[in-house]
Context: one part of a larger RNA
Molecule: small-subunit ribosomal RNA, 3' major domain
Organism: metagenome
RNA sequence: UGACGGGGGCCCGCACAAGCGGUGGAGCAUGUGGUUUAAUUCGACGCAACGCGAAGAACCUUACCUGGAUUUGACAUGGCCUGGCUCGGUGGUGAAAGUCACCUUUCUGUUAUGGACUGGGUCACAGGUGCUGCAUGGCUGUCGUCAGCUCGUGUCGUGAGAUGUUGGGUUAAGUCCCGCAACGAGCGCAACCCUUGCCCGUAGUUGCCAGCACGUGGUGGUGGGAACUCUACGGGGACUGCCGGUGUGAAGCUGGAGGAAGGUGGGGAUGACGUCAAGUCCUCAUGGCCCUUACGUCCAGGGCUACACACGUGCUACAAUGGGAAGGACAAUGGGGAGCGACCCUGCGAGGGGGAGCGAAUCCCCAAACCUUGUCGUAGUUCGGAUUGGAGUCUGCAACUCGACUCCAUGAAGGCGGAAUCGCUAGUAAUCGCGGAUCAGCAUGCCGCGGUGAAUACGUUCCCGGGCCUUGUACA
Numbered sequence: 001u002g003a004c005g006g007g008g009g010c011c012c013g014c015a016c017a018a019g020c021g022g023u024g025g026a027g028c029a030u031g032u033g034g035u036u037u038a039a040u041u042c043g044a045c046g047c048a049a050c051g052c053g054a055a056g057a058a059c060c061u062u063a064c065c066u067g068g069a070u071u072u073g074a075c076a077u078g079g080c081c082u083g084g085c086u087c088g089g090u091g092g093u094g095a096a097a098g099u100c101a102c103c104u105u106u107c108u109g110u111u112a113u114g115g116a117c118u119g120g121g122u123c124a125c126a127g128g129u130g131c132u133g134c135a136u137g138g139c140u141g142u143c144g145u146c147a148g149c150u151c152g153u154g155u156c157g158u159g160a161g162a163u164g165u166u167g168g169g170u171u172a173a174g175u176c177c178c179g180c181a182a183c184g185a186g187c188g189c190a191a192c193c194c195u196u197g198c199c200c201g202u203a204g205u206u207g208c209c210a211g212c213a214c215g216u217g218g219u220g221g222u223g224g225g226a227a228c229u230c231u232a233c234g235g236g237g238a239c240u241g242c243c244g245g246u247g248u249g250a251a252g253c254u255g256g257a258g259g260a261a262g263g264u265g266g267g268g269a270u271g272a273c274g275u276c277a278a279g280u281c282c283u284c285a286u287g288g289c290c291c292u293u294a295c296g297u298c299c300a301g302g303g304c305u306a307c308a309c310a311c312g313u314g315c316u317a318c319a320a321u322g323g324g325a326a327g328g329a330c331a332a333u334g335g336g337g338a339g340c341g342a343c344c345c346u347g348c349g350a351g352g353g354g355g356a357g358c359g360a361a362u363c364c365c366c367a368a369a370c371c372u373u374g375u376c377g378u379a380g381u382u383c384g385g386a387u388u389g390g391a392g393u394c395u396g397c398a399a400c401u402c403g404a405c406u407c408c409a410u411g412a413a414g415g416c417g418g419a420a421u422c423g424c425u426a427g428u429a430a431u432c433g434c435g436g437a438u439c440a441g442c443a444u445g446c447c448g449c450g451g452u453g454a455a456u457a458c459g460u461u462c463c464c465g466g467g468c469c470u471u472g473u474a475c476a
Stems, first nucleotide, its partner, number of pairs: 001476002003473003007470007015460002019424005026316008034307002042053002064302007073125001077124008088103006107115002127291002130289003136285002138280003141276001143274001148187006154163003167178003193268004198236007208225002212223003239262001242256005318417001322376002325373004334365003339358002343354004383414001388409007430452007
């Protein structure tokens, strides 16, 4: 000087408390451990691994296993020798890859042992998701959006180093004020950026419809309008600016006015010096090591989907604030051409047959919870839907291993969950549906969107993490 303390002081954070909803019990989905296996490819392991890399494992992917093949190679550049146009097609064999044979076609033109392309041979080399993340770059997680981390000059100290950065106030903040052997400065904080909330201007189609007119079974449907909504560009607006109180005539704090918004208005992007030899050699790059008729490459089939178990994360429930039936209503974000598909016909249905419109503010995908009516009456039930049998639909070369969905039948566990444990402070939690990426097909996951919409916070003693000062130390 740090680090540590079941030392002290001050202060923060859904850290506790106060509340609301969960997990832990059930069934299923998914990841992991374990076990099994020819293989169940590999990585990730407290927080910070475990719906993680996987924003899509039937083949492919694929790195694994079994078997079949191949050796200048699936891919790149170059040298030498030798043949042929390339390309295309047919046949034998085969699971395919491949292998063997045959046919057809005949580029350019400086006619050269030429060039492009291609086959064979040979040589340099290719290739490796093989090892080392403890050799590395890059990228990322974490402490933590915590308020810290440093430097120049000066001063003090033999020196390590200190001072500044400590102190008194204050703040979300090393934020600001005051004081001070310090005076300044940098990286962080804040602001500048995006979005949302109010207003104005400009613009008016594909969006809008107040007034006028036309028309319809009905509809901004039409003429028209530029007001309103909205769209998307540019501005304004909030700064403790104003008033009272308080405070050191400070920074600030507190109450109020005005205002759409008030003291950082809400949300996002943004992550200092560093820590964990944290993660990644399987994104990529790369040193070293290793393989080179194989640890490379191609193919078929299988596996990654196994199942006595254990754990994590989720979904659906256990019902009446509910289930089922009929009728009625209201979004936003987005996506759409090998696409979205209205509408009509057909099927109980998944779907099928036709098919308008739309490269889209124009057309389409497109809501549910909710409201109204009547039904069920506390039951393993008209709750719950697992499991299984049968029959189908769709995608795709192909759904046996191993897809999703539909219909009929079946109708398991489950009576609100032990010890323990998680999230959340407002348009939040809870609850309801919708969209998108990936994608032929396949989400209960992920990333977004809107609808409905709470309760509670006395307080900081305690648990956890963190910041500053101080103290002890046999630790560095």